Transfer RNA from a Minisyncoccota bacterium, 72 nucleotides, folded computationally.
RNA sequence: CCUCCCGUAGUUUAAUGGAUAGAACACCGGCUUGCGGAGCUGGCAAUGUAGGUUCGAUUCCUGCCGGGAGGA
Numbered sequence: 001c002c003u004c005c006c007g008u009a010g011u012u013u014a015a016u017g018g019a020u021a022g023a024a025c026a027c028c029g030g031c032u033u034g035c036g037g038a039g040c041u042g043g044c045a046a047u048g049u050a051g052g053u054u055c056g057a058u059u060c061c062u063g064c065c066g067g068g069a070g071g072a
Base pairs, nucleotide, nucleotide: 001071002070003069004068005067006066007065010025011024012023013022018055027043028042029041030040031039048064049063050062051061052060
């Protein structure tokens, strides 16, 4: 320098055009317990960024940013 792949809660991930973005673990509160753990229950929290297409974008297109693989 060229080609390809991937970026979603703190972490692992689902949703592949249809609108309240879902779950697990973690964290916080309540119940329970002599205390803790376990269990039950409630809560917090996310689409890398800027544009475009569309009635509608996590999804499709382009640039940029970050990570990875291959080639020279």
RNAcentral holds the sequence, with entries from ENA. Rfam family: tRNA. Its family is annotated with triplet codon-amino acid adaptor activity in the Gene Ontology. The family's RNA type in Rfam is transfer RNA. Rfam describes the family as follows. Transfer RNA (tRNA) molecules are approximately 80 nucleotides in length.